Description: Predicted 3D model of a 684-nucleotide part of an RNA (large-subunit ribosomal RNA, domain II) from a soil metagenome. Rfam family: Bacterial large subunit ribosomal RNA. The coordinates come from a structure-prediction model, not an experiment, and the mean pLDDT is 87.

Context: one part of a larger RNA
RNA sequence: GUCUGCGAGUUAGUGUCAGUGCCAAGUCUAAGCCCCUCUGGGGUGGAGGCGAAGCGAAAGCGUGUCCGAAAUGGGCGAUCAGGUGCUGGUGCUAGACCCGAAGCGGAGGUGAUCUACCUAUGGCCAGGAUGCAGCUCCGGUAAUACGGAGUGAAGGUCCGAACCGAUGGACGUUGAAAAGUCCCCGGAUGAGCUGUGGGUAGGAGCGAAAGACUAAUCAAACCCCGAGAUAGCUGGUUCUCUCCGAAAUCUAUUGAGGUAGAGCCUCUUGUGCUGACCUGCGGAGGUAGAGCACUGGAUGAACUAGGGCCCAUACCCGGGUACCGAAUUCAAUCAAACUCCGAAUACCGCAGGGUGGAACAAGGGAGGCAGUCCGUGUGGGAUAAGCUGCACGGUCGAGAGGGGAACAACCCAGAUCAGCAGCUAAGGUGCCUAAAUGACGUUUAGUGGAAAGGAUGUGAAGAUACUUAGACAGUGAGGACGUUGGCUUAGAGGCAGCCAUCGUUUAAACAGUGCGUAAUAGCUGACUCAUCGAGUGUUUUCGCGCCGAAAAUGAUUGGCGAUAAGCGUCAUACCGAAGCUCUGGAUGUUCCGGCGCAAGCCGGGGCGUGGUAGGAGAGCGUUCUCAGCGCCUUGAAGCAGCGGGGUAACCCGUUGUGGAGUGCUGAGAAGUGAGGAUGCAGAC
Numbered sequence: 001g002u003c004u005g006c007g008a009g010u011u012a013g014u015g016u017c018a019g020u021g022c023c024a025a026g027u028c029u030a031a032g033c034c035c036c037u038c039u040g041g042g043g044u045g046g047a048g049g050c051g052a053a054g055c056g057a058a059a060g061c062g063u064g065u066c067c068g069a070a071a072u073g074g075g076c077g078a079u080c081a082g083g084u085g086c087u088g089g090u091g092c093u094a095g096a097c098c099c100g101a102a103g104c105g106g107a108g109g110u111g112a113u114c115u116a117c118c119u120a121u122g123g124c125c126a127g128g129a130u131g132c133a134g135c136u137c138c139g140g141u142a143a144u145a146c147g148g149a150g151u152g153a154a155g156g157u158c159c160g161a162a163c164c165g166a167u168g169g170a171c172g173u174u175g176a177a178a179a180g181u182c183c184c185c186g187g188a189u190g191a192g193c194u195g196u197g198g199g200u201a202g203g204a205g206c207g208a209a210a211g212a213c214u215a216a217u218c219a220a221a222c223c224c225c226g227a228g229a230u231a232g233c234u235g236g237u238u239c240u241c242u243c244c245g246a247a248a249u250c251u252a253u254u255g256a257g258g259u260a261g262a263g264c265c266u267c268u269u270g271u272g273c274u275g276a277c278c279u280g281c282g283g284a285g286g287u288a289g290a291g292c293a294c295u296g297g298a299u300g301a302a303c304u305a306g307g308g309c310c311c312a313u314a315c316c317c318g319g320g321u322a323c324c325g326a327a328u329u330c331a332a333u334c335a336a337a338c339u340c341c342g343a344a345u346a347c348c349g350c351a352g353g354g355u356g357g358a359a360c361a362a363g364g365g366a367g368g369c370a371g372u373c374c375g376u377g378u379g380g381g382a383u384a385a386g387c388u389g390c391a392c393g394g395u396c397g398a399g400a401g402g403g404g405a406a407c408a409a410c411c412c413a414g415a416u417c418a419g420c421a422g423c424u425a426a427g428g429u430g431c432c433u434a435a436a437u438g439a440c441g442u443u444u445a446g447u448g449g450a451a452a453g454g455a456u457g458u459g460a461a462g463a464u465a466c467u468u469a470g471a472c473a474g475u476g477a478g479g480a481c482g483u484u485g486g487c488u489u490a491g492a493g494g495c496a497g498c499c500a501u502c503g504u505u506u507a508a509a510c511a512g513u514g515c516g517u518a519a520u521a522g523c524u525g526a527c528u529c530a531u532c533g534a535g536u537g538u539u540u541u542c543g544c545g546c547c548g549a550a551a552a553u554g555a556u557u558g559g560c561g562a563u564a565a566g567c568g569u570c571a572u573a574c575c576g577a578a579g580c581u582c583u584g585g586a587u588g589u590u591c592c593g594g595c596g597c598a599a600g601c602c603g604g605g606g607c608g609u610g611g612u613a614g615g616a617g618a619g620c621g622u623u624c625u626c627a628g629c630g631c632c633u634u635g636a637a638g639c640a641g642c643g644g645g646g647u648a649a650c651c652c653g654u655u656g657u658g659g660a661g662u663g664c665u666g667a668g669a670a671g672u673g674a675g676g677a678u679g680c681a682g683a684c
Stems, first nucleotide, its partner, number of pairs: 001684006011094013026050003032044005054061002064076004097236002100233001104226003108223003116200009125190001127159003130155001134151006163187003168183004202218001204214002239619006249262005264367001265365007273356001277353007289341001290339002295335003299331004306324002308321004371396001373394008401412003416585004421581003427575003430560003436572007453547002457544010474531005480504003485499003510525001514523002586609010620673001622670010638657008
């Protein structure tokens, strides 16, 4: 992992609500006792409970009472029938749907055969090295001291086996092993290692101290008990169909992943047109926009108080100013916390329409209070986020189908069932792949299928200048004189810089546009003529293209491919969904007709039938009990094959196997339905 079996809302008491009985201003008995056909039934039993009256803290009063001196005042009452069985929903008390802690307590117990320390008594440590004190001899001293040679044998001494340990590495990692093996390594006469017997224990022991160790368990052992501790947490919770169908919000919370009340769902009863929505009329408002009249911000100009600077001045005055400049004026602006203004919507009221899975009220049962993305309006953030908060709407959530290549939240559209019928939506119609043609434009980039920005790409529509009195471009020629203008300068001759920028000859020619020289020179441009012969230059807006364009395994409009099969506009077809239609069936609800005492049944019409949490309804099946009726050795149940029926849970027939029980109908009672719980047991 699979298979088989087992495996989770129960029971008791007590409230409450609904259904259904009995009796009723009443209603019910409890224990006990008596009887019987004795796990049971019948009788008796009114003790007591609930109800029929309330108010007040109470005395108490009473259809009233309390507050109060009092009240035409206020609070609570008086109007409405209850009681008791059975069944179901649900609350509470109990383990209370099931499994699951870590933990807490016990004057309950078991453990020192592991390990820590202690205690008694034993055992063990190859070999080698070093050579303490002391002593002896010699030298030496006045004597000591001191030196040398021996002897000697000390030591938490040295090297290194056994033994004890465990520094690093490799292997091992479903191991040979729940801590090892191999290599390397530390101690190895000591605070050494070790055998045997004994001692100390659970808030206790023991600890050269690591919270270490106390039997593979230790920041409080193990076993048993309280005990089914508690778990606002996680997981699981078993047959079918039908009707309706949420929420992820507000307020509060030692509250934030919990809960309570409200909002939203469902069921029952009641009210009876009140509802969403539409039309008309009437309202309040300060948003969008706009504006500058207020409050503020910000720009320019004019004017000006004041100031700066200069001149003048003994002081007081005063003069100038290409400086700054409040206020004021003008122009043009900005604002969530500005408003002289001011919508659309939304909101409130009235009237009319509006019979709807509308509304409202009371009661039973919930779930939900982690939301998500998209559009719009906004706050936070960086006018970031598949970010975060709020509001309005939609989707998903709880929604299948078609489109979007694929893709909860986008577009279309809401799946009762069946059909080898039809029409459409979004989106599409070269092939993959169902379905297409025509017309007019546009793009040449495979643009389509990346941005700011940049550019004689190209198409369209304008504006403007020059132009047969010859433009633009090209080519030929000229481009001069006073003069090297003046100044400056070593020089300054068009061309370092400053000033001026005239005159003359001309078709035209600058006191010179650029290059160049030390300065000249030289080249060129402006300008003019000739040649040529028709458009040329600038600019605005729009359409489609170009560049911008670098990433790591092989690339991508979905692919192939296509010059349309790209883009824009127009026209007409077609394809395309579980949408709509058609034919038939099922079912809920409502209306009509018929039948029936009723429940209900039959026929017809309308509107419905996606669905998580959840509410409501109707059923299938399992075991047992009672009653009635059946089947069975001429073969029960069970199992297997085949066949049939029903909307489902399921039911039936037959054949084989099997070898003794078993079914149907009507009631009743439950240990009543498994695929899930890292479920439990067994098998493989």